[in-house]
């Protein structure tokens, strides 16, 4: 140099023929115990890499560009 994946919560993924975004672990409270793990609730955290298009309406579909990664040479 070509050609292709992937990028979404503090971490490991999930989605979606386009309609206001989730688990699990993690956090920080509250049950409950004579304390403790365990166990059960409940609340926090996201410009869904970044710029544009298309659409009434993009995280989804198009184009660039980033960055990580696989294959060719």
């Nucleotide at each position: 140099g070509c050609c292709g994946a992937c990028a979404u919560a503090g971490c490991u993924c999930a989605g979606u023929a386009g309609g206001u975004a989730g688990a699990g672990c993690g956090u920080a409270c509250c049950c409950a115990u004579g304390g403790u793990a365990a166990g059960g609730g409940u609340a926090a955290g996201g410009u869904c890499a970044u710029g544009g298009g298309u659409u009434c309406g993009a995280u989804u579909c198009c184009c660039a560009u980033u960055g990580u990664u696989g294959g060719c040479u």
Transfer RNA from a rhizosphere metagenome, 73 nucleotides, folded computationally. The sequence is in RNAcentral, with records from MGnify. Its Rfam family is "tRNA". Gene Ontology term of the family: triplet codon-amino acid adaptor activity. The prediction has a mean pLDDT of 81.